[in-house]
Context: one part of a larger RNA
């Protein structure tokens, strides 16, 4: 000087408390451990691994296993020889790839050759998701959006170092004010950026319709006031008033205002810590393989199942289930695409093909909600696992191993021990909608809106963090 203390002081955070809803019990989904297996590819490991890499394993993917093939190779550059092609097509053969046979078939030229392609050969080489993240780059997590981390000059100290950065206030903040052997500065904080909340102006089509005409219909004439989307501005700054405070910073209250003291949200992550994670995104040193640890094909596996854990979904019902009926969104996507009306089917879906590269058309029905009826507390008209039969769709192909539909079946479950998690407002809870990936395959992920709470006395305690101080058996 740090680190540490079941030392002290001060302060903060959904840290506790006050509340609301969960997890832990059930069934299922998913990840992991374990076990099994020919293989169940690999990585991730307290917080910060475990719906994680994976924004999507039937083949492919795929790295694993079994079997079959290839050896200058599936891919790149160079050299030599031969051919004129390559592409495409037919036949044989195979589980399939590989393999065999046949057909078709170039361009330029100074006629030497060249371009391009294929085949063969030789070696240089290719190739490796093989090892090492404790050799590395890059990227990322975490403490933590915590308020800290430093430097120059000066001063003090023999020196390590100190001071500044401590103190009195204040703040979300090393934020600001005052004081002070310090005076300044840098990286962080804040602001500058984006979205959102209000409004003015500009221009109104594919958007809108107040008044006029008009209709089944903003369909049309017309209009751009309104809604709305686009662009450019305004607006919030403790600016104003009162009180407190040291006349300061600032705090409390008020006015005006769409918004008030950082308005709400996002992006943004200092010096560093964890030899944290990643050699399997990529790059890369060294080591290793080279007729195999490379390449390719078929089939299998990653989907196994006594069990254990994590994360979720659905429930256990009447604030509910079911039936009929009536409403109200936002944000997205669409051409090898979205696919309307109409018709067929109980349905998944099929036929159909209008319109739309989309403020035009489509996906598209929003759901919770309102109204009416029914069920009357029961393992039920709750719950839907499991299983049987028959189907639909995608796709070369649904046996291992897809999603969905109909009928039948109708399990556990009556609110969950110890323990434990999230959340402070348009939040929790609850309800549906969309997208990425994607042929198909979400209860996951990322977004979107609808309805919409309760509670916070307070900081004694638990956890984490910051500043000062003290002790010190640690460096």
């Nucleotide at each position: 000087u740090g680190a540490c203390g079941g030392g002290g002081a001060c302060c903060c955070g959904c840290a506790c408390a006050a509340g609301c809803g969960g997890u832990g019990g059930a069934g299922c989904a998913u990840g992991u451990g374990g076990u099994u297996u020919a293989a169940u590819u690999c990585g991730a490991a307290g917080c910060a691994a475990c719906g994680c890499g994976a924004a999507g394993a039937a083949c492919c993917u795929u790295a694993c296993c079994a079997g079959g093939u290839c050896u200058u190779g599936a891919c790149a550059u160079c050299c030599c020889a031969c051919u004129g092609a390559c592409c495409g097509g037919u036949u044989c053969g195979u589980a399939a790839u590989g393999g065999a046979a046949c057909c078709u078939u170039u361009c330029c030229u100074u006629c030497g050759g060249g371009a391009c392609a294929g085949u063969g050969g030789u070696g240089a080489c290719a190739g490796g998701u093989g090892g090492u993240g404790c050799a590395u780059g890059g990227u990322u997590g975490u403490c933590g959006u915590c308020a800290g981390c430093u430097c120059g000059u000066g001063u003090c100290g023999u020196g390590a170092g100190a001071u500044g950065u401590u103190g009195g206030g204040u703040u979300a903040a090393g934020u600001c004010c005052c004081g002070c052997a310090a005076c300044g500065a840098g990286c962080g904080c804040a602001a500058c950026c984006c979205c959102u909340a209000u409004u003015u102006c500009c221009a109104g089509u594919a958007g809108c319709c107040a008044g006029c005409a008009g209709u089944a219909a903003g369909a049309u004439g017309g209009g751009c006031a309104c809604u709305c989307g686009g662009g450019a501005g305004a607006g919030a700054c403790u600016g104003c008033c009162g009180g407190g405070g040291a006349u300061a910073a600032c705090c409390c209250g008020g006015a005006g205002g769409a918004a008030g003291g950082u308005g709400g949200g996002g992006a943004c992550g200092a010096c560093g810590u964890c030899a944290a994670a990643u050699c399997a995104u990529c790059a890369u040193g060294c080591c290793c393989c080279u007729u195999a640890u490379g390449a390719u094909c078929u089939g299998g596996g990653c989907u196994a199942c006594a069990c254990a854990c994590g994360u979720g979904c659905u429930a256990c019902a009447a604030u509910g289930g079911c039936a009929u009926u009536c409403a109200c969104a936002a944000a997205g996507g669409g051409a090898a695409g979205c696919g309307a009306a109409a018709c067929u089917g109980c349905g998944a879906a099929g036929u159909g093909g209008a319109g739309c590269a989309a403020a035009c058309c489509c996906c598209a029905a929003a759901a919770a909600g309102g109204a009416u009826g029914u069920c009357u507390c029961a393992g039920u008209u709750c719950g839907g696992a499991u299983u049987g039969u028959a189907g639909u769709c995608u796709g070369c192909a649904g046996c291992u191993c897809g999603a969905c539909u109909a009928c039948a079946u109708g399990a556990a479950g009556c609110u969950g021990g110890a323990a434990u998690c999230g959340c402070u407002a348009g939040u929790a809870a609850u309800c549906g909608c969309g997208a990425a990936u994607c042929a198909g395959a979400a209860u996951g992920u990322c977004g979107c809106g609808g309805u919409g709470a309760a509670u916070a006395c307070g900081u004694u305690c638990c956890c984490g963090g910051g500043u000062c101080u003290u002790g010190c058996a640690c460096a």
Notes:
Predicted 3D model of a 475-nucleotide part of an RNA (small-subunit ribosomal RNA, 3' major domain) from an uncultured bacterium. The RNAcentral record of the full RNA draws on ENA, Greengenes and SILVA. It matches the Rfam family "Bacterial small subunit ribosomal RNA". Gene Ontology terms of the family: structural constituent of ribosome and ribosome.